A computed fold for a 405-nucleotide RNA from a soil metagenome, annotated as Bacterial RNase P class A.
Of the family's consensus pairs, 94% are formed in the model.
It matches the Rfam family "Bacterial RNase P class A". The family's RNA type in Rfam is ribozyme.
RNA sequence: AGUCCGCCAGGCAACCGCUGCGUGCGCAAGCACGGGGAGGAAAGUCCGGGCCCCGCAGAGCAGGAUGCCGGCUAACGGCCGGGCGCAGCAAGUCUCGCAAGAGACCCAAGGCGACAGACAGUGCAACAGAAAGAUACCGCCUAAGUUCGCGACUUUGACGCCGAAGGCGGCAAAGUCUCCCUCCCGAAGGGGAGGAGCGAACCGGUAAGGGUGAAAUGGUGGGGUAAGAGCCCACCGCGUGACUGGCAACAGUUCACGGCACGGCAAACCUCAUCCGGGGCAAGGCCAAAUAGGGGAGCAUUGACGUGGCUCGCGUCGCUCCCGGGUAGGCUGCUUGAGGCCGUCGGCAACGGCGGUCCCAGAGGAAUGGUUGCCCACGACAGAACCCGGCUUAUCGGCGGACUU
Numbered sequence: 001a002g003u004c005c006g007c008c009a010g011g012c013a014a015c016c017g018c019u020g021c022g023u024g025c026g027c028a029a030g031c032a033c034g035g036g037g038a039g040g041a042a043a044g045u046c047c048g049g050g051c052c053c054c055g056c057a058g059a060g061c062a063g064g065a066u067g068c069c070g071g072c073u074a075a076c077g078g079c080c081g082g083g084c085g086c087a088g089c090a091a092g093u094c095u096c097g098c099a100a101g102a103g104a105c106c107c108a109a110g111g112c113g114a115c116a117g118a119c120a121g122u123g124c125a126a127c128a129g130a131a132a133g134a135u136a137c138c139g140c141c142u143a144a145g146u147u148c149g150c151g152a153c154u155u156u157g158a159c160g161c162c163g164a165a166g167g168c169g170g171c172a173a174a175g176u177c178u179c180c181c182u183c184c185c186g187a188a189g190g191g192g193a194g195g196a197g198c199g200a201a202c203c204g205g206u207a208a209g210g211g212u213g214a215a216a217u218g219g220u221g222g223g224g225u226a227a228g229a230g231c232c233c234a235c236c237g238c239g240u241g242a243c244u245g246g247c248a249a250c251a252g253u254u255c256a257c258g259g260c261a262c263g264g265c266a267a268a269c270c271u272c273a274u275c276c277g278g279g280g281c282a283a284g285g286c287c288a289a290a291u292a293g294g295g296g297a298g299c300a301u302u303g304a305c306g307u308g309g310c311u312c313g314c315g316u317c318g319c320u321c322c323c324g325g326g327u328a329g330g331c332u333g334c335u336u337g338a339g340g341c342c343g344u345c346g347g348c349a350a351c352g353g354c355g356g357u358c359c360c361a362g363a364g365g366a367a368u369g370g371u372u373g374c375c376c377a378c379g380a381c382a383g384a385a386c387c388c389g390g391c392u393u394a395u396c397g398g399c400g401g402a403c404u405u
Base pairs, nucleotide, nucleotide: 001404002403003402004401005400006399007398008397010375011374012373013372014371015370016369018037019036021034022033023032024031025030039381043392044391046390047389048388049387050386051280052279053278054277063276064275065274066273067272068082069081070080071079072078083115084113085112086111092105093104094103095102096101116271117270121269122268123265124264137210138209139206140205141204145202146201147200148199149198150197151177152176153175154174155173156172157171159169160168161167162166180195181194182193183192184191185190218236219235220234221233222232223231237260238258239257240256241255242254243252244251245250284332285331286330287329294323295322296321297320298319299318303317304316305315306314307313339358340357341356342355343354344353345352346351376379
C1' cells in the first nucleotide's frame, strides 16, 4: 500500500413518565421497593427448519427446486475447505522514450463462475457473411472429362474499346525464319486426317490466402500436389486408455494408442441424479355469559290447537331442572432456547465435545419515552409481534485482527 474477516452502533448524570416480573401492604382499585425493557439489520418475506393443525402422505404421475468435489449442520439454494475455468489491479520482467510516461508479458493476497450431460432425441443462432451445419463470394488450380480454336515474329493499314499521353483487341496485306510429329492427296503452290503442345469456356478440384462474424472445422515448419489439404512427417496442442498422487473433483514435460472424430447453445425443450404432502400463531388448546335455537328428564294434564265426526293415545304451545355445541369475552400458546458468555479439548476451517456461569423484551390497539445539563469524533439506517439458522437490501462513523506485495 492492497485485500479479506470480525466487533461496536454517542457517553454520563438528574428529574418526570410507560410496560412486564418478583416481594411486601391493601377487600379492591392501587401503592412502595427491587430488577428487566428493540436490532445488526427487528426490514424484504427470498430460502431452510422447530412448533401446531389437517391428514396418515406407501408407491407412481404431474409440478417445483437444486446441480464441480469433500465436509459442517436440525435443515438449506447457507457456511467451510479444496479443484477447475475466466477476468484482472499493485508489485515484477521486457520494449520504446532525455524524461514524464506508454505498451506487452506475467499476474500475489483477493474477485467472479446455474461449474452435471451436446455420439438419446427435438430445436436455436439477430446483423454481417458465399456458407452457422454442412458451405465455394473473391482468390488459387486445370490433373480427370466435354466443346472450340491455333505456326512464330516484324512492319503497315483501316476499324472497335478505354484514354491525358498512349494502350489493348481481332481483321487484312507484305516480308523474314531453324516453318511441332506422323500419314494421305497433288507435278508444284497447296489441301486433308490424326497426335502432341498451347489457349479459351464449361464441368470440376481446393477450406492454404482475402473478406464477414461472438463463433468458420487445431498451430508452426517441412514434404507432397495441377493447386491444395493431417494427405504425410517433426514439434506443440487435443482426445482415449494405463500408471502414479489424491476420499473425491482433479492433477502429472510418465507410458502407450488415435491424425484429430460435424464446432457452439441445456438461465431452449429435454436427459440424469438428489430433495419436496398441504396450511400456518388470525396455527392450535382451554374456560365460557346474555339472547335465539337443539337434546333429555320431570310437572301440569286444568287449558288451546292439530290428528277427517267421537273416545283413548300422540304431537305442539306452558313451567322447572339438566346436558352439549357455538358467539361475545377471558386464559393460554409466549418465550429456557439447535440460547448467551468464559475456559478447555478435537478439527486447516465451518463446526463439534466437555466443564463452569448467566437469564437477557414478551406487549397485544400494542410499552421500550420525554425534559434538562455536561463532554466528544456531533451521532447513519432503522422499531420486536411464535421462535430459530441463513441470504439479500439499507446504514454516520469507529475499533481490532489476518493475509499478500